This is a predicted structure of a 76-nucleotide RNA (c-di-GMP-I riboswitch aptamer) from Marinobacterium ramblicola. The sequence was found by an Rfam model in a public genome assembly. Rfam family: c-di-GMP-I riboswitch aptamer. Rfam's curators write: GEMM was predicted in a large-scale screen for bacterial structured RNA regulatory elements. Model confidence (mean pLDDT): 90 of 100.
RNA sequence: UCUCGAUAAUGGCAAACCCCGAGUAAUCGGGCGACGCAAAGCUUCAGGUCCCUCCGGGGAUAGCUGGGCCAUCGAA
Numbered sequence: 001u002c003u004c005g006a007u008a009a010u011g012g013c014a015a016a017c018c019c020c021g022a023g024u025a026a027u028c029g030g031g032c033g034a035c036g037c038a039a040a041g042c043u044u045c046a047g048g049u050c051c052c053u054c055c056g057g058g059g060a061u062a063g064c065u066g067g068g069c070c071a072u073c074g075a076a
Base pairs, nucleotide, nucleotide: 004074005073012037013036018031019030020029021028022027035063041069042068043067045066046065047064048061049060050059051058052057
């Protein structure tokens, strides 16, 4: 350095419910809260699913699968 991921250590993120707000919607932002996560950090490149549609397309989901990029620690 790469691979890998432990009854290790330091930490990190934050599902659902509820409240407020945005959006036609999927869904998203903030607060509460923790189901979980070794990339649950970033990225729509490919696919899936979802929403809208003038059926040409547009949007959402990265905590759906795969890929790419960056990254903490160091047992086997």